[in-house]
RNA sequence: GGGCUCUUAGCUCAGCUGGUAGAGCGCCUCGUUUGCAACGAGGAGGCCACGAGUUCGAAUCUCGUAGAGUCCA
Numbered sequence: 001g002g003g004c005u006c007u008u009a010g011c012u013c014a015g016c017u018g019g020u021a022g023a024g025c026g027c028c029u030c031g032u033u034u035g036c037a038a039c040g041a042g043g044a045g046g047c048c049a050c051g052a053g054u055u056c057g058a059a060u061c062u063c064g065u066a067g068a069g070u071c072c073a
Stems, first nucleotide, its partner, number of pairs: 001072007010025004019056001027043005049065005
């Protein structure tokens, strides 16, 4: 320098062919307990790496930028 893959909640990841985003763990509150854990119920937390384009509508399609992984030179 070039090819490919990835970037979504605090962490690990889903999200299939475009229709206003979810799970597990973690966190908070309540119940249960003498107390803790476990268990049950409820809740907070993300404008989807950044910018632009296409579209009525973009996490999803296109282009660029940044970062990470991998292969080639």
The RNA shown here (transfer RNA) has 73 nucleotides and comes from archaeon GW2011_AR10. It matches the Rfam family "tRNA". Rfam links the family to the GO term triplet codon-amino acid adaptor activity. RNAcentral holds the sequence, with entries from ENA.